[in-house]
RNA sequence: AUUUCCCAUCUAGCGCCAUGUACCUGCCGGAGGGUGGCAGGUUGACGAGGAGGAAGGUUAUCGAAAAUUCGGCGGGUGCCUUCCCGUAGCGCUCCGAUGCGUGAUAUGCCGGCAAAUAUGCGGGUGACUGCAAAACAAAGACGGUAUAACGGAGAUGA
Numbered sequence: 001a002u003u004u005c006c007c008a009u010c011u012a013g014c015g016c017c018a019u020g021u022a023c024c025u026g027c028c029g030g031a032g033g034g035u036g037g038c039a040g041g042u043u044g045a046c047g048a049g050g051a052g053g054a055a056g057g058u059u060a061u062c063g064a065a066a067a068u069u070c071g072g073c074g075g076g077u078g079c080c081u082u083c084c085c086g087u088a089g090c091g092c093u094c095c096g097a098u099g100c101g102u103g104a105u106a107u108g109c110c111g112g113c114a115a116a117u118a119u120g121c122g123g124g125u126g127a128c129u130g131c132a133a134a135a136c137a138a139a140g141a142c143g144g145u146a147u148a149a150c151g152g153a154g155a156u157g158a
Base pairs, nucleotide, nucleotide: 014074015073016072017071020070022042023041024040025039026038027037028036046063047062048061052084053083054082055081056080057079058078085101086100087099088098092154093153094152095151096150105148106147107146108145109144110143111142119132120131121130122129123128
């Protein structure tokens, strides 16, 4: 360095649930129902996308589903402000301004790309849960394309 096997990870819609709401089971009171109490339990973000460094602020992007994805705690790659670093467009260099963040400009158009729900199979008395394969997004980025992309100084070449 390569190959094979095993394990872990594949990362922020992420982790958690002490008190709550919701739901389930059992028990108690009750003729029954509604309802109340006690105990135990279940659920509580589905993927896409996202990181130059430091500090501060903040209810942190996009759609899918829908009954709680309610509520709470913690975290956080978003956004805003300041500074630093880097980068792009004036053929080159430097300075400045502006945009951007290493795949490093803006805008329009075109392009491909999800998982859950549902379904099927299994587990659970049940709420619910594990697995499987198929369909269907949007934003941003990416690919293609079109348009629009500085000022000053200096050096060099023609």
A computed fold for a 158-nucleotide RNA, annotated as glmS glucosamine-6-phosphate activated ribozyme aptamer. It matches the Rfam family "glmS glucosamine-6-phosphate activated ribozyme aptamer". Rfam links the family to the GO terms catalytic activity and regulation of gene expression. From the family's description: This entry contains a glucosamine-6-phosphate activated ribozyme that is found in the mRNA for GlmS. GlmS is an enzyme that uses fructose-6-phosphate and glutamine to generate glucosamine-6-phosphate. It was read from a public genome assembly, where an Rfam model found it. Of the family's consensus pairs, 85% are formed in the model.